[in-house]
Context: one part of a larger RNA
Molecule: small-subunit ribosomal RNA, central domain
Organism: uncultured bacterium
């Protein structure tokens, strides 16, 4: 290789759009590439199998008969796979009504802490620890009023709660914008999945130019512990944390669980829509539906544990793995301003 696997053992691309290519509901009629049957030719000998002979056997050697695989051509079938036409609505789309939501953007406006300033009150401390000191205060701090400035996060509500494709989203109001559930079954009539290449967006940190700058807080001195103490602890503190454009593109980008469809007991809580009894009204029951948890039959699993939100049973594509290290390195090649990212070995070693 075949295969055999990817929740924790090696292994799911961070996530979506999406070329190409795989793969694709129903029905009806053609057609006959695929497909299946007959059949003809061709697939050297030798080898091979099988019968029979020849060397005293045997290996070996003659004979004769077969098998097989592939190609090419003929005739025929038409289920099923393609190809053409027609149709249909159960997939997908779209309309119309209601719906909830931290989804994104963009502007404005709030309080409550915190920090500086500036006055008034006040007198000797404060402020830290395990205990100390560094360190602030008599040029009046710390405590407390009242103003005035700035910056950054939004208690309570808050939830197992809610949207988002991921990353992620939380004060309050308006504007603009995307996704989605429900009910109606109105339109269209397979328009679908899935997706190597590719482009989109992508936490925190970095970086490049301009602004900001409260608080916190890498680097750094400063003061403790310690045998040291490049550190935990203390008091300060730059870069950054914030805004605006631009890069940069990684993570325990975790459900360590690709998507997308169908099937296979239930109990129960929650959100959110809707019918239907009730009710004055809501609430509460009772079904349907689309999420979000919790426990469970079968079944699965090495185990733990999943279990209708599957890790069951099935399909349909993608992407991954093949012992440990060396190593996510080296070289090349593409990207970046860098920092460094993607891709991605071997030698040798166990």
């Nucleotide at each position: 290789c075949u295969g055999g696997g990817c929740g924790u053992a090696a292994a799911g691309c961070g996530u979506c759009u999406g070329u190409a290519g795989g793969c694709g509901g129903c029905c009806u009629a053609u057609u006959a590439a695929g497909u299946u049957u007959u059949u003809g030719g061709u697939u050297a000998a030798a080898u091979c199998u099988u019968u029979u002979g020849g060397c005293u056997c045997a290996a070996c050697c003659a004979a004769a008969a077969g098998c097989a695989u592939g190609c090419c051509g003929a005739a025929a079938a038409a289920a099923c796979u393609g190809g053409u036409a027609g149709g249909c609505u159960a997939g997908a789309g779209g309309a119309a009504a209601u719906g909830a939501g931290a989804g994104g953007c963009u502007g404005a406006c709030g309080g409550a802490a915190c920090u500086g300033g500036u006055g008034g009150u006040g007198u000797a401390g404060g402020a830290g620890u395990g205990a100390c000191a560094u360190c602030c205060g008599u040029u009046g701090a710390u405590a407390u009023c009242a103003c005035c400035a700035g910056g950054a996060a939004c208690a309570c509500c808050a939830a197992a709660g809610g949207c988002g494709a991921a990353g992620g989203c939380a004060g309050u109001c308006a504007g603009c914008u995307g996704g989605u559930a429900u009910u109606u079954u109105c339109c269209u009539g397979a328009c679908g999945c899935u997706g190597a290449g590719a482009g989109a967006c992508g936490a925190a940190a970095g970086c490049g130019u301009g602004g900001g700058g409260a608080g916190c807080g890498a680097a750094u001195g400063g003061g403790a512990u310690u045998a040291g103490a490049u550190a935990c602890c203390c008091a300060a503190g730059u870069a950054g944390u914030c805004c605006a454009c631009g890069c940069c593109c990684u993570a325990a980008a975790c459900g360590a669980u690709g998507u997308u469809g169908a099937c296979u007991a239930g109990c129960u809580a929650u959100u959110c829509c809707g019918a239907g009894u009730g009710u004055c009204g809501a609430c509460c029951c009772u079904c349907g539906a689309a999420g979000u948890g919790g426990c469970g039959a079968a079944g699965c699993u090495a185990a733990c544990g999943c279990g209708u939100u599957a890790a069951g049973u099935c399909a349909a594509c993608c992407g991954c793995c093949u012992g440990g290290g060396a190593a996510g390195u080296a070289c090349g090649g593409c990207c970046g301003c860098a920092a460094g990212g993607c891709u991605a070995a071997a030698a040798c070693u166990c």